[in-house]
Context: one part of a larger RNA
RNA sequence: CGCAGGGUAUUUGAGAGGGCUUGUCCCUAGUACGCAAGGACCGGGAUGAGUGAGCCUCUGGUGUUCCAGUUGUCUUCCAAGGGCAACGCUGGGUAGCCACGCUCAUUAGAGAUAACCGCUGAAAGCAUCUAAGUGGGAAACUCGCCUCAAGAUUAGAUACCCCGUAUCAUAUAGCUUGCUAUAUGGUACAUGUAAGGCUCCUUGAAGAUUACAAGGUUGAUAGGCUGGGUGUGUAAGCACAGUAAUGUGUUCAGCUAACCAGUACUAAUAGGCCGAGAGU
Repeated sequence: CGCAGGGUAUUUGAGAGGGCUUGUCCCUAGUACGCAAGGACCGGGAUGAGUGAGCCUCUGGUGUUCCAGUUGUCUUCCAAGGGCAACGCUGGGUAGCCACGCUCAUUAGAGAUAACCGCUGAAAGCAUCUAAGUGGGAAACUCGCCUCAAGAUUAGAUACCCCGUAUCAUAUAGCUUGCUAUAUGGUACAUGUAAGGCUCCUUGAAGAUUACAAGGUUGAUAGGCUGGGUGUGUAAGCACAGUAAUGUGUUCAGCUAACCAGUACUAAUAGGCCGAGAGU
């Protein structure tokens, strides 16, 4: 820009893409078959491999924003802290992300068929699956499963939302006879607005930007605060014991990121812009 008004949601599916794999074991059954050795079809079940998708409950990895231990040195002595040394080194670890982890899928069925197997059956008194007619039959084909999809210009469907005032002309109706109402058409308000949207702002398990999603005081969107959870592992100070290093008690303490709730304390203020006229 188009989809003959503008808009918000929900959809149909023409068409396109993806997927389609396979082993072993058990039962049927040591049955059918076979002298024996051996050993099934059909049917049913279990468990894997490969591949794909999703996820973080478990296991594990990372986790330089959390906790603790510890070495050297510097800062104003002690104590307590802090800086630097690969996060100084070491032991753990939340969220997120991830696989080595977990879950699911890889198919039941239908249709029409290939090779092939048939039924009936003539040409050709027989025979023949074929000539007329008709049945079965494969991971392939068409559906079924998953994803995209109306620029599918054949541009689809459904529901809902928005469309005012003034004036002029014509027509009709009413009666108070020059006014009112309705319909149609024109003009103006309109460099303005409606429904709605954008910008802007607070943000996000969304993201390069954009987009998408959640919100913007009629508010829990982010931060803070409060409570909880999780992690670390028993803080500082004081008291006691010991010559001291240190230990014990107060103390399952103290601190605690990204997690879960609550709470308007802070910031989403105010504003600007676009956008139709009843629809050839």
The part of an RNA shown here (large-subunit ribosomal RNA, domain VI) has 280 nucleotides and comes from a soil metagenome. It matches the Rfam family "Bacterial large subunit ribosomal RNA". The RNAcentral record of the full RNA draws on MGnify.